[in-house]
RNA sequence: GCGCUAUCCAGAAAGGUGGAGGGAAAGGCCCUGUGAAACCUUGGCAACCUGCGAAUGCAAGGUGCCAAUUCCUGCCCUUGGCUCAUCCGAGGGGAAGAUACCGA
Numbered sequence: 001g002c003g004c005u006a007u008c009c010a011g012a013a014a015g016g017u018g019g020a021g022g023g024a025a026a027g028g029c030c031c032u033g034u035g036a037a038a039c040c041u042u043g044g045c046a047a048c049c050u051g052c053g054a055a056u057g058c059a060a061g062g063u064g065c066c067a068a069u070u071c072c073u074g075c076c077c078u079u080g081g082c083u084c085a086u087c088c089g090a091g092g093g094g095a096a097g098a099u100a101c102c103g104a
Base pairs, nucleotide, nucleotide: 002103003102005100006099007098008097013042014041015040016039017038021031022030023029026073027072028071043066044065045064048062049061050059051058052057070096075093076092077091078090079089080088081087
């Protein structure tokens, strides 16, 4: 990297180094010299795997995560408003992505 399954409107940041980007991609909209990414330290959230238990659970060893719902949207279906369209919304399902577990 590939495939299966599950989850994705909850939750959780300080310091140091660094010095201009970051939020996957496109469009939008945001964050950012009142300091981006990245790295380090410390802290925290959560509970997929794991351990214990008869069990609702408890713990926190392996991952993961700590702006905004996966920040929003794109494709399909249903639907509301209205100044009737290149507008503004609502619901459902997908696609893509992320994380975990298992597998080849």
A computed fold for a 104-nucleotide RNA from a Holophagaceae bacterium, annotated as SAM riboswitch aptamer (S box leader). Its Rfam family is "SAM riboswitch aptamer (S box leader)". About the family: The SAM riboswitch is found upstream of a number of genes which code for proteins involved in methionine or cysteine biosynthesis in Gram-positive bacteria. Its mean pLDDT, the model's own confidence on a scale to 100, is 87. Taxonomically the source falls in Holophagaceae (Bacteria, Pseudomonadati, Acidobacteriota, Holophagales). It was read from a public genome assembly, where an Rfam model found it.